Annotation:
A computed fold for a 71-nucleotide RNA from Bacteroides sp., annotated as transfer RNA. Its mean pLDDT, the model's own confidence on a scale to 100, is 85. The sequence is in RNAcentral, with records from ENA. Rfam family: tRNA. From the family's description: Transfer RNA (tRNA) molecules are approximately 80 nucleotides in length.
RNA sequence: GCGCAUAUAGUUUAGUGGGAGAACACGGGCCUUCCAAGCCUGAAACUUGGAUUCGAAUUCCAAUAUGCGCA
Numbered sequence: 001g002c003g004c005a006u007a008u009a010g011u012u013u014a015g016u017g018g019g020a021g022a023a024c025a026c027g028g029g030c031c032u033u034c035c036a037a038g039c040c041u042g043a044a045a046c047u048u049g050g051a052u053u054c055g056a057a058u059u060c061c062a063a064u065a066u067g068c069g070c071a
Base pairs, nucleotide, nucleotide: 001070002069003068004067005066006065007064010024011023012022013021018054026042027041028040029039030038047063048062049061050060051059
């Protein structure tokens, strides 16, 4: 330098153009003599910019980061 893959909550991850979900972790409450476990509840995320579309996490282009391969 070229090519490929990946990027969603603190972490791990689902999501075939119209409702952004789950688990663990975290906060509050219940239970318990206390703790743990259990139950209820809450907050928390689409890497960035542009394009297409009535509508984009999803499609297209570029960039950034990480990993792999070739030179």